[in-house]
């Protein structure tokens, strides 16, 4: 100045948002309990009413709603594999193949913007641009 590598997934965490369960509000529809001034029945009861209490089913909102479930890291954690060499076994020789155990280290500040997904993010652009 220039090429080349500097692994992929798998689980998890830091972080995220609201599609879906769930919560919270609040409407709206009708059930049961209970109470009751009226009306109706010989009478059991049955209409009707509630600032009453349980619970059910929808609509709308709300992630400034703890949570299920989800999405989640180059610069976060574990793991096996891959890979890369080193010894052995089998074999005339080597390649394959096995079998053991080593390395895969060190560093690592980072936007604006944009993209998925319901949506958001340390996900994707991206060890970028751009810095030391």
């Nucleotide at each position: 100045g220039u090429g080349a590598g500097g692994c992929g997934c798998g689980c998890c965490u830091a972080g995220g948002g609201u599609u879906c369960c769930g919560u919270c509000a609040u409407c709206g529809c009708g059930g049961c309990a209970c109470a009751g001034a009226u009306a109706c029945u010989c009478a059991c009861g049955u209409a009707c009413u509630g600032a009453u209490g349980c619970g059910g089913c929808g609509g709308u909102g709300g992630g400034u709603c703890u949570g299920g479930a989800c999405c989640g890291a180059g610069a976060g954690g574990c793991g096996a594999g891959g890979c890369g060499g080193a010894g052995g076994g089998c074999u005339g020789c080597g390649a394959a193949c096995c079998c053991u155990g080593c390395g895969u280290u060190c560093c690592a500040c980072g936007g604006c913007g944009g993209g998925a997904u319901a949506a958001a993010a340390a996900c994707c652009c991206g060890g970028g641009a751009g810095g030391c």